Predicted 3D model of an 86-nucleotide RNA (c-di-GMP-I riboswitch aptamer) from a Gammaproteobacteria bacterium. It was read from a public genome assembly, where an Rfam model found it. Rfam family: c-di-GMP-I riboswitch aptamer. Gene Ontology term of the family: cyclic-di-GMP binding. The source organism's lineage runs through Bacteria, Pseudomonadati, Pseudomonadota and Gammaproteobacteria. The model forms 80% of the base pairs in the Rfam consensus.
[in-house]
RNA sequence: GUGGGGGAAGGCCAAACCAGUUGUGAGGCUGGGACGGAAAGCCACGGAUCUCUCCAUGUAGUGCGUGAGAUAGCCAGGCUGCACCC
Numbered sequence: 001g002u003g004g005g006g007g008a009a010g011g012c013c014a015a016a017c018c019a020g021u022u023g024u025g026a027g028g029c030u031g032g033g034a035c036g037g038a039a040a041g042c043c044a045c046g047g048a049u050c051u052c053u054c055c056a057u058g059u060a061g062u063g064c065g066u067g068a069g070a071u072a073g074c075c076a077g078g079c080u081g082c083a084c085c086c
Stems, first nucleotide, its partner, number of pairs: 004086003012037002017032006035073001041079003046075002048071005054065001055063003
């Protein structure tokens, strides 16, 4: 130097929940807060889930349906990257 592995770890991120704010909504953002995380850094191209809209059915919900979105902390994939130990 390269490849593989390990423990939540000096430093880093921050689920649920609460407050504020924003969006029709799923959600986003800020602060508090920690369930967790070695990519929980970045990317919606594939699958999945969710939302709105239209359509079909026909009256309360359903759909291999249309269009537009959300989730990178659902899975797979791509790009980049840190401390220590073996």